[in-house]
RNA sequence: GGGCCCGUAGCUUAGUGGCAGAGCACCCGGUUUGCAUCCGGGAAAUAGGGGUUCGAUUCCCCUCGGGUCCA
Numbered sequence: 001g002g003g004c005c006c007g008u009a010g011c012u013u014a015g016u017g018g019c020a021g022a023g024c025a026c027c028c029g030g031u032u033u034g035c036a037u038c039c040g041g042g043a044a045a046u047a048g049g050g051g052u053u054c055g056a057u058u059c060c061c062c063u064c065g066g067g068u069c070c071a
Base pairs, nucleotide, nucleotide: 001070002069003068004067005066006065007064010024011023012022013021018054026042027041028040029039030038047063048062049061050060051059
């Protein structure tokens, strides 16, 4: 330098065009003498930009980042 794959919450991830969901972690409350467990509730995310579309996490392009292969 070129080819391919990937980028969703703090972490691991689901989501093939129509309200972004889960587990762990975090916060609040209950339970306990206290901690843990357990129960109830809450906050938290689509890498950035552009295009297509009535509508984009999803399709297309560019950039950025990561992985892998070739040179």